[in-house]
RNA sequence: UGCUCAUCGAGAGGGGCAGAGGGACACGGCCCGCUGAAGCCCCGGCAACCGUCCGAGACCGUGCCGACCGACCUGGGUCGGCGCCCGCGGAGCUGGUGCCACGUCCGUCCCGAGGUCGAGAUCCGUCGCUCGGGGAAGAUGAGAA
Numbered sequence: 001u002g003c004u005c006a007u008c009g010a011g012a013g014g015g016g017c018a019g020a021g022g023g024a025c026a027c028g029g030c031c032c033g034c035u036g037a038a039g040c041c042c043c044g045g046c047a048a049c050c051g052u053c054c055g056a057g058a059c060c061g062u063g064c065c066g067a068c069c070g071a072c073c074u075g076g077g078u079c080g081g082c083g084c085c086c087g088c089g090g091a092g093c094u095g096g097u098g099c100c101a102c103g104u105c106c107g108u109c110c111c112g113a114g115g116u117c118g119a120g121a122u123c124c125g126u127c128g129c130u131c132g133g134g135g136a137a138g139a140u141g142a143g144a145a
Base pairs, nucleotide, nucleotide: 003143004142005141006140007139008138013043014042015041016040017039021032022031023030026108027107028106029105044100045099046098049096050095051093052091053090054089055088057086061084062083063082064081065080066079067078068077069076104137109134110133111132112131113130114129115127117125118124
């Protein structure tokens, strides 16, 4: 860098340096910013994706152990116990990441409902219209390459 899967709800900020931008990209809109943006550093925190630990479960698979059955040396079957695997719940660990304005800001592409406008009830068309759903794109994690 591209691919696959999951999530995009909620949550959590102070200080120092810096000095004009920032909210991913393009355009339009909206918002934040000299009462200090981006970026860097320190400290603190949030969350629970991965790891770790705990709990109760489940029993398809699997490892070990035990008992029994049958067979007769190669191995088989049944039951039970413990562990792994599995899914669920929890903790928040000197662990790996991530994150700490609104909020993945909105629109752009498609669909549906409504509304506006058109001579316009239906149909049809229309619109930087409203709402909902999806897509695309992006972000974060995990995995495989």
Model confidence (mean pLDDT): 80 of 100.
A computed fold for a 145-nucleotide RNA from Rhynchospora breviuscula, annotated as SAM riboswitch aptamer (S box leader).
The RNAcentral record of the sequence draws on Rfam.
The model forms 94% of the base pairs in the Rfam consensus.